Predicted 3D model of a 74-nucleotide RNA (transfer RNA) from Nocardioides sp. It matches the Rfam family "tRNA".
């Protein structure tokens, strides 16, 4: 340089035949329990879904540009 794939809370991920409030696990905060700040249980906070545009009544989802990462080829 060429091609393909990926980008979603702090971390790992689900959701992508457009429409409900983005869900789960770990972590974090508070409480309960307990000899213990561990285990277990309950509740809570935290996401402008990489970014900028387009299509649409409506975009995490479709299209285009950009950025970042991974893989293959050169």
């Nucleotide at each position: 340089g060429u091609g393909a794939c990926u980008g979603u809370g702090g971390u790992g991920u689900a959701g992508c035949g457009g429409g409900u409030c983005u869900g789960c696990a770990c972590g974090c905060c508070a409480g309960a329990u307990c000899g213990u700040g561990g285990c277990u249980c309950u509740g809570g906070a935290g996401g402008u879904c990489c970014u900028c545009g387009g299509u649409u009544c409506g975009a995490u989802u479709c299209c285009g540009g950009g950025c970042a990462g991974u893989c293959a080829c050169c």